Context: one part of a larger RNA
């Protein structure tokens, strides 16, 4: 020194646990904001540094509720409260400093300086309190240029109009590489990320110039299927569809012009014609309406108020076990019971249906939330004739250049944009994958529309072959916190005494630390506290060297 062996110390795996996560499911809500949000400085307690509530009316103020014994968060203590009902929960009000869209001026957020009215204080001044005072659209007035009638522009008044914040989901507008083709250009990633612009609880699409085929169907959307089919494609790599059928929903309408009127205004041979604005009419493809001539007041719902129960926001009753062992404790075990519409699930000194929170049924709202019927205001229909008339124009469509469609110019239709050009009005026009007939099918060029679809910052209630402290959010613990960076931004470790502090009075060594006695507990578990392996590192002792 090495190796075995027993005993120790370090150290925190491991097993148990969870106070915290992650996943979904069903419901609710889907916005907040100038009536000042989101987020923040700064304050408010007897004493108060943190966290957490609250705002100078500051750990909390009134009102109606509900609830019954303790309360004064986390968190101990001294001082108070409180059956004359407190703390504590709901409802609805009332106070809400500064800073922030921040909005009287300014600024280096949480600061500085002000106008204007009333008010308070001074002998006045200074100070203070209250309201008010950005900008931008809207609506009334008023005024008013160049310029005659106006307009521009200025001003007073009145707005619960705009604004800024929010996680996904939805629209739109710009829009990539890396990749992959076993290189790379065309293509793929991908119209994805990614920026911005804007919306609603959804959004967007939607009432056929549709789809189909010789027979139909009847708005949109969604799912399932067609279908990895039809096609597309450096015919590589890859892309990659639509009808039918089968499901969920289910609704439909409003305009323009054609006539008709009135107002205002231009022309003007006073006969008339024009524009413009309301207002009646008027909506369709088995064409429809004007127009002529006949009829009538039904129905109707998706639009506002009104408005009943249901639920919702607080709660409230709620069955039934004792006893003996063993243990520190009985929820175990032994012995006799009971409840049950309640043997979900939690706690209680081991393991409890009958111990205590509940649980199954029941049951309840002063105030708020919700919202059916019906009520009010508002809008809402037919028939016959067929001469004339109208039925969305720089639009359709062509050419050219692009974009989008599953489709990469192709033979390439549909749709959209950019330049040129440029029609018809029902005998009219599209469209059926160039293009022609012919057949069917539609009726563009103006608009609105619930549900079925999507999503989950957040509220409740539930459930997990989901995790259990290196896992599970990044966070179980005062974490987006220390720390780290000028910034932008990265960004942690760290749970566990005991059933109960019973947290170890007292003595003894020590300056403390920390021990050794006492004492608590079942048990030192002794606060570096539950279990306590391994690496390491003593101490003893056996052999070997």
């Nucleotide at each position: 020194g090495g190796c075995g062996c027993g005993u120790g110390g370090u150290g925190g795996a491991u097993a148990c646990c969870u106070a915290g996560g992650c996943a979904c499911a069903c419901a609710g809500a889907g916005g907040c904001g100038a009536a000042g949000a989101a987020g923040g400085g700064c304050g408010c307690g007897u004493a108060a540094a943190c966290c957490g509530g609250c705002g100078a009316a500051a750990c909390g103020c009134u009102u109606c509720g509900g609830g019954g014994a303790g309360c004064u968060g986390g968190a101990a203590a001294u001082a108070g409260c409180a059956u004359c009902g407190a703390u504590c929960c709901g409802a609805a009000g009332g106070u809400a400093c500064c800073c922030g869209a921040a909005u009287g001026g300014g600024g280096c957020a949480a600061c500085c300086c002000g106008g204007c009215a009333g008010a308070c204080u001074u002998g006045a001044u200074c100070g203070u309190c209250u309201g008010u005072c950005a900008c931008u659209c809207c609506c009334a007035c008023c005024u008013g240029a160049a310029u005659g009638u106006a307009u521009a522009g200025g001003g007073u008044g009145g707005g619960u109009a705009g604004a800024g914040c929010a996680a996904a989901c939805g629209g739109a507008g710009c829009g990539a590489a890396c990749u992959g083709a076993a290189a790379c250009a065309u293509c793929u990633u991908a119209g994805u990320a990614g920026c911005u612009c804007u919306a609603g609880g959804a959004a967007g699409a939607g009432a056929a110039a549709g789809a189909a085929a010789c027979a139909u169907c009847g708005a949109u959307u969604c799912c399932c299927u067609c279908a990895g089919u039809a096609g597309c494609g450096g015919c590589g790599a890859g892309c990659g569809a639509a009808g039918c059928g089968g499901g969920a929903a289910g609704a439909g309408c409003c305009u323009a012009a054609a006539c008709c009127a009135a107002u205002c205004u231009g022309u003007u041979a006073c006969g008339a014609c024009g524009g413009a604005u309301u207002g009646g009419g008027g909506u369709a493809g088995u064409g429809g309406g004007a127009c002529a001539g006949c009829a009538a007041g039904a129905u109707g719902g998706a639009a506002u108020c009104u408005g009943a129960a249901a639920a919702c926001u607080a709660g409230a009753c709620g069955a039934a076990c004792u006893g003996g062992c063993u243990g520190g404790a009985a929820u175990g075990c032994c012995a006799a019971a009971c409840c049950a519409a309640a043997g979900a699930g939690g706690g209680u000194g081991a393991a409890a249906g009958u111990c205590c929170c509940g649980u199954a049924g029941u049951c309840g709202a002063a105030a708020g939330u919700g919202g059916a019927a019906g009520g009010a205001u508002a809008c809402u229909a037919g028939c016959u004739g067929a001469a004339u008339c109208c039925c969305g124009a720089g639009u359709a469509g062509c050419g050219u250049g692009g974009g989008g469609c599953a489709c990469g110019u192709g033979a390439a239709a549909u749709c959209c944009c950019g330049c040129g050009u440029g029609a018809a009005u029902c005998c009219g026009c599209g469209a059926g994958g160039a293009c022609c007939a012919c057949c069917u099918c539609g009726u563009a060029a103006g608009g609105c529309u619930a549900a079925a679809u999507a999503c989950u910052c957040c509220u409740g209630u539930g459930u997990g072959a989901c995790c259990g402290a290196u896992a599970g959010u990044g966070a179980a613990c005062g974490a987006g916190u220390a720390c780290c960076g000028c910034g932008a931004g990265g960004g942690a470790a760290a749970g566990g005494u005991g059933a109960a502090a019973a947290g170890a009075a007292c003595c003894c060594c020590g300056g403390g630390a920390g021990g050794g006695g006492a004492g608590u507990g079942a048990a030192a578990a002794g606060a570096c506290c539950a279990u306590g392996a391994a690496a390491c590192c003593g101490c003893g002792u056996g052999c070997c060297u």
The part of an RNA shown here (large-subunit ribosomal RNA, domain I) has 545 nucleotides and comes from Synechococcus sp. PCC 7336. The coordinates come from a structure-prediction model, not an experiment, and the mean pLDDT is 84. It matches the Rfam family "Bacterial large subunit ribosomal RNA".